[in-house]
Molecule: SAM riboswitch aptamer (S box leader)
Organism: Bacillus aerolatus
């Protein structure tokens, strides 16, 4: 590629480069030459892995930190897609699925 396990309602952007798409995939809906989206440089966010401490036989729990690995900085994973429930023809509500991330295996 792939597997597993955890999280996904908070939170947090400016400057330069380029120039037409871009928000995974389909449908809606936004986003965009008033300049997205992508790269670079600074800056923030956050704490998954790491650090300190504390409590435990030990798995692990709580607290606290941001020097290192990663992440992320439009809309709830932007919103539904399958299935179940409820309410009435159109919405809500749970769980899945897919998706992303981090750690692990491989």
């Nucleotide at each position: 590629a792939u597997c597993u396990u955890a999280u996904c309602a908070a939170g947090a952007g400016a400057a330069g480069c380029u120039g037409a798409g871009g928000g995974a995939c389909u449908g809606g809906c936004c986003c965009g030459g008033u300049g997205a989206c992508g790269c670079u440089u600074c800056a923030g966010c956050a704490a998954c892995c790491u650090c300190u401490g504390u409590c435990u036989a030990a798995a692990g729990a709580c607290a606290g930190g941001a020097u290192g690995g990663u992440g992320c900085u439009a809309a709830u994973u932007c919103c539904a897609g399958c299935a179940a429930g409820a309410a009435a023809c159109u919405u809500c509500u749970u769980g899945a699925a897919g998706g992303a991330u981090a750690a692990g295996a491989g």